[in-house]
RNA sequence: UUCUUAUCGAGAGCGACUGAGGGACUGGCCCUGUGAUGUCGCGGCAACCAUGCCCCUUGGCAAGGUGCCAAUUCCAGCGGAACCGCUUGCGGUCCCGGGAGAUAAGGA
Numbered sequence: 001u002u003c004u005u006a007u008c009g010a011g012a013g014c015g016a017c018u019g020a021g022g023g024a025c026u027g028g029c030c031c032u033g034u035g036a037u038g039u040c041g042c043g044g045c046a047a048c049c050a051u052g053c054c055c056c057u058u059g060g061c062a063a064g065g066u067g068c069c070a071a072u073u074c075c076a077g078c079g080g081a082a083c084c085g086c087u088u089g090c091g092g093u094c095c096c097g098g099g100a101g102a103u104a105a106g107g108a
Stems, first nucleotide, its partner, number of pairs: 001108008013042005021031003025077004043069003048065002051062004073100001078097003082093005
């Protein structure tokens, strides 16, 4: 880098240094000098993988390897169903499926 599988409506932030951007992309909408981003320290969440213990029916506890700690993956993007509105092919609401992305585990 790519493939497969699973999950993505829950959860969890302070400090130091830095100093203007950030939320993957596009549009929207947000966050941001009351400090973005990045690095470091400490803390926390979670339980995918490993390990140990308990129960051994499914599970529970611990937390080593990852991951994560604004907003549902912030919302939409492609297709479809229902309802509403009108200017009759568009807009809005909501749902289903898909795509894209993220993370884990395994493979090439």